[in-house]
RNA sequence: GCCACCUUAGCUCAGCUGGUAGAGCGCAGCUUUCGUAAAGCUGAAGUCCAGGGUUCGAGUCCCUGAGGUGGCU
Numbered sequence: 001g002c003c004a005c006c007u008u009a010g011c012u013c014a015g016c017u018g019g020u021a022g023a024g025c026g027c028a029g030c031u032u033u034c035g036u037a038a039a040g041c042u043g044a045a046g047u048c049c050a051g052g053g054u055u056c057g058a059g060u061c062c063c064u065g066a067g068g069u070g071g072c073u
Base pairs, nucleotide, nucleotide: 001072002071003070004069005068006067007066010025011024012023013022019056027043028042029041030040031039049065050064051063052062053061
């Protein structure tokens, strides 16, 4: 220098053929217990890497950029 892939909640990751974003773990509260742990219930938490484009509508499609991983030279 060239190519491919990845970037979504605090962490690890889903998200189909474009139709207002979810799980597990963690966190908070409650129930239970003499108390703790475990278990159960409830809840909070996201500008979907940034900017632009297409569209009635974009996490999803297109372009540019940033960061990361791998490959080639």
Transfer RNA from Paludisphaera mucosa, 73 nucleotides, folded computationally. RNAcentral records the identical sequence in 4 taxa. Its Rfam family is "tRNA". It is annotated as a transfer RNA. The sequence is in RNAcentral, with records from ENA, MGnify and Rfam. The coordinates come from a structure-prediction model, not an experiment, and the mean pLDDT is 81.